[in-house]
RNA sequence: GGUCCCAUGGUCAAGCGGUUAAGACACGGCCCUUUCACGGCCGUAACCGGGGUUCGAUUCCCCGUGGGGCUA
Repeated sequence: GGUCCCAUGGUCAAGCGGUUAAGACACGGCCCUUUCACGGCCGUAACCGGGGUUCGAUUCCCCGUGGGGCUA
C1' cells in the first nucleotide's frame, strides 16, 4: 500500500429500521448483620465524529478517526 472486520455507561456486552437502549461486573444509597462479607431493593451512567437515505437511524450507505486480522 491492498483487503476484511470492529467501535454502545468506568469495564464486559445484547440490540441490526419504531425498545423506557436489555443484562453482568463496578460505583452510590437503603435494608439485612453487633460489624465486615454474602444476600435483597433502588439509583447514577452509553450508541466514535461528520454527512446522506428514510416519516423515523445505535441499526442501512458514504467519508473520516482509532483499533485489529490477512496479504504485499